[in-house]
RNA sequence: CAGCUGGACCGGACGGUCGCUCUCGCUGCGUCAAGUGGCGGGGGAGGAAAGUCCGAACUCCACAGAGCAGUGUGCCGGAUAACGUCCGGGAGGCCGGGUUCAAGCCCGGCUGACGGAAAGUGCCACAGAAAACAUACCGCCCCGGCGGCAACGUCGAGGUAAGGGUGAAAAGGUGCGGCAAGAGCGCACCGCUGUCGCAGCAAUGCGGCGGGCAGGGCAAACCCCACACGGAGCAAGACCAAAUAGGGAGGGAGUCUCGGGUUCGCCUGAGGCGCGUGCCGGCUCGGCGCGUCACAACCUCCGGGUAGGUCGCUUGAGCCCUGCAGUAAUGCGCGGCCCAGAGGAAUGACCGUCCUGCCGGAGCAAUCCGGCGGACAGAAUUCGGCUUAUAGGUCCGGCUGCCAC
Numbered sequence: 001c002a003g004c005u006g007g008a009c010c011g012g013a014c015g016g017u018c019g020c021u022c023u024c025g026c027u028g029c030g031u032c033a034a035g036u037g038g039c040g041g042g043g044g045a046g047g048a049a050a051g052u053c054c055g056a057a058c059u060c061c062a063c064a065g066a067g068c069a070g071u072g073u074g075c076c077g078g079a080u081a082a083c084g085u086c087c088g089g090g091a092g093g094c095c096g097g098g099u100u101c102a103a104g105c106c107c108g109g110c111u112g113a114c115g116g117a118a119a120g121u122g123c124c125a126c127a128g129a130a131a132a133c134a135u136a137c138c139g140c141c142c143c144g145g146c147g148g149c150a151a152c153g154u155c156g157a158g159g160u161a162a163g164g165g166u167g168a169a170a171a172g173g174u175g176c177g178g179c180a181a182g183a184g185c186g187c188a189c190c191g192c193u194g195u196c197g198c199a200g201c202a203a204u205g206c207g208g209c210g211g212g213c214a215g216g217g218c219a220a221a222c223c224c225c226a227c228a229c230g231g232a233g234c235a236a237g238a239c240c241a242a243a244u245a246g247g248g249a250g251g252g253a254g255u256c257u258c259g260g261g262u263u264c265g266c267c268u269g270a271g272g273c274g275c276g277u278g279c280c281g282g283c284u285c286g287g288c289g290c291g292u293c294a295c296a297a298c299c300u301c302c303g304g305g306u307a308g309g310u311c312g313c314u315u316g317a318g319c320c321c322u323g324c325a326g327u328a329a330u331g332c333g334c335g336g337c338c339c340a341g342a343g344g345a346a347u348g349a350c351c352g353u354c355c356u357g358c359c360g361g362a363g364c365a366a367u368c369c370g371g372c373g374g375a376c377a378g379a380a381u382u383c384g385g386c387u388u389a390u391a392g393g394u395c396c397g398g399c400u401g402c403c404a405c
Base pairs, nucleotide, nucleotide: 001401002400003399004398005397006396007395008394009393010392012354013353014352015351016350017349018348020044021043022042023041024040025039026038027037028036029035046376050387051386053385054384055383056382057381058233059232060231061230070229071228072227073226074225075089076088077087078086079085090114092111093110094109095108096107097106098105099104115224116223120222121221122218123217124216137164138163139160140159141158143156144155145154146153147152172190173189174188175187176186177185191213192211193210194209195208196207197206198205199204237311238310239309240308247302248301249300250299251298254273255272256271257270258269259268260267261266274292275291276290277289278288279287280286318337319336320335322333323332324331325330355374356373357372358371359370360369361368362367
């Protein structure tokens, strides 16, 4: 310097003009209110505001206790308000280098949802002889028959699982011995398993001794074990409260005659007068209609809900600087700061200069001129995480290659 890769951070800057929203001060109108103007000051999106996938705060509802069902979590230790998050560590896996005859071992990096498969059930495509209380396709070996001088061929009865082949996966691995050929058949090492000791808070690691070896994988299949878990969500929820229509209480205008019925209280029909009320534009008279002891019209009061308004609403597991403790996540302390709170929903538009990428032109060059472009995205109660999207740029680190000293 180039390529690949890990982490942290920024994510346009400045100025002008015209606006939007919240708030403070003064002030005009308005009833001293609600509201609506003017002038001036201050605040006004993000690293993800997103997906709404986890965990909480807050609010309302539910709640004796226990069990079942359901959901979730699942190596160990720590952090935290909490978490499925984060930090540190340990098994396991992958890659690179070194070493060994080889398996293996050592070093470095990355990864790491990782309880139980000797509780039970289920699944394992294709290929393959066989996919699970094993099996034998090719092969290897021995014996016997036949052919052949022999090598060998062929048929039959056995042995074997080393080699080949299939597969994602085939009943420990490597090496030596052994054997007719083989095989933990024997031995050494590695692995596994039982047990003991040591180290560690623990996961686990290391070592000694015993056992030739139990016996495939999948639980992000059902399941088993351990632990945890009530539900709904700011459209939560609280308060104030129209018009209209319901609900409740009270007020609210009657008597006479006749007919019918009667449980003799009254009910019902017609008519007169009175009263109330509606209409005839308003008032008076008059006319017509309706009601007249009732659930009427109408009036007053009370109560619930709706529209609308207010609160919840932003001072908070807060932000910045710094010191200490800790490997770290993080915690504690000193000092400073107040940083959107709208509600069909503001945070914008235009211009200029600069920055930056590409293209074209001029110039020996530095550079200049012109054109085009600069992402993902958009608060809605608030936090802690995770995941996803993101033009361009800055810084730190790792690996590999090349060049120079």